[in-house]
Context: one part of a larger RNA
């Protein structure tokens, strides 16, 4: 120097990407407890006070033991050591317990309870095997399988033109064998007719894959309540909205800070949000993600000393 620990005037995050790290806190008893809210929680919320030992006495009690009074006394300090939660506020995420990359990731990923949709009447749909067989299943539509969303709570708009996927179908299309007709002494072969499944064409279907324009216009200007349909089925509705989604962009106003590319509120033609590829809000939760504030601190100013174990030197 290096590892593990200790104490440290005075400041008290001024360090740092970031309070990382270490410290504050802590046990039981009594008092009190806000916002929000699914009334269940939040909550140990916050905050305060007490807490030793002796002695007498009282109530409970079968015992063990529990509650309670009045006295006395000791120390800086009585949960006297060990055990032993720092708190509060905002905002995003996923409702939640819970599951994962045995050995770099525990997360907002996955699953969930609830939601919708498709198949399936059992000798079923579905999987596994070439097969026989087998699982689901000694179940039976209040059941199982397959997909997608993913607690409650408001709610889920338009568009079947394309791709799908169901269902119909007078007509066309439509391949081999089998049939007619040539043609081959027999075949090869050419032609017709017939005509499945599929398309074509119909019709439904978006909690199916997946989509949601652009121009004009009002007597100041800006806007656009109105209008028109070139392209294609319809033109983004409720909501949200510089977002985990916004390129410019550190948008613009406000808070907070002496100062704030950060946070929080608002506003918002959104390059390139948007509704179960779920859209919006959410109380409870969360070794998640930013951000403040309070107490505390060697993280710092700004080092210093100590203990132990090693490197190092000497023998």
């Nucleotide at each position: 120097c290096c590892g593990a620990c200790g104490u440290u005037a005075g400041g008290g995050a001024a360090u740092u990407c970031g309070g990382c790290a270490a410290g504050u806190u802590a046990g039981u008893u009594c008092c009190g407890u806000a916002c929000g809210u699914u009334c269940g929680c939040a909550a140990u919320a916050a905050g305060g006070a007490a807490u030793g030992c002796c002695u007498g006495c009282c109530c409970c009690a079968g015992g063990c033991g529990g509650g309670g009074c009045a006295g006395g006394u000791c120390g800086c300090a009585g949960u006297g050591u060990c055990u032993u939660g720092g708190g509060c506020g905002c905002u995003c995420c996923g409702a939640c317990u819970g599951u994962c990359u045995a050995g770099u990731a525990a997360c907002a990923a996955c699953a969930c309870a609830g939601g919708u949709g498709a198949c399936c009447g059992c000798a079923a749909a579905u999987c596994c095997g070439c097969a026989a067989g087998g699982a689901c299943u000694c179940g039976u539509a209040c059941g199982g399988u397959c997909a997608c969303u993913g607690a409650a709570u408001c709610c889920u708009g338009c568009c079947c033109a394309g791709u799908g996927c169901g269902g119909g179908u007078a007509u066309c299309u439509g391949a081999a064998c089998a049939c007619c007709u040539c043609g081959u002494a027999c075949a090869a072969g050419a032609g017709g007719a017939c005509g499945a499944a599929g398309g074509a064409c119909c019709c439904g279907u978006c909690a199916a894959c997946g989509g949601c324009g652009g121009g004009g216009u009002a007597a100041c200007u800006a806007u656009g309540a109105c209008c028109c349909u070139c392209u294609u089925a319809a033109g983004g509705u409720a909501g949200c909205g510089u977002a985990g989604u916004a390129c410019c962009u550190u948008g613009c106003c406000g808070c907070u800070u002496c100062a704030g590319u950060a946070g929080c509120g608002g506003c918002u033609u959104g390059c390139a949000u948007g509704a179960a590829u779920g859209g919006a809000u959410c109380a409870a939760c969360g070794a998640g993600a930013g951000c403040g504030c309070c107490a505390c601190u060697g993280u710092c100013c700004c080092a210093a000393c100590g203990u132990u174990g090693g490197a190092c030197c000497c023998g």
Molecule: large-subunit ribosomal RNA, domain IV
Organism: Halolamina pelagica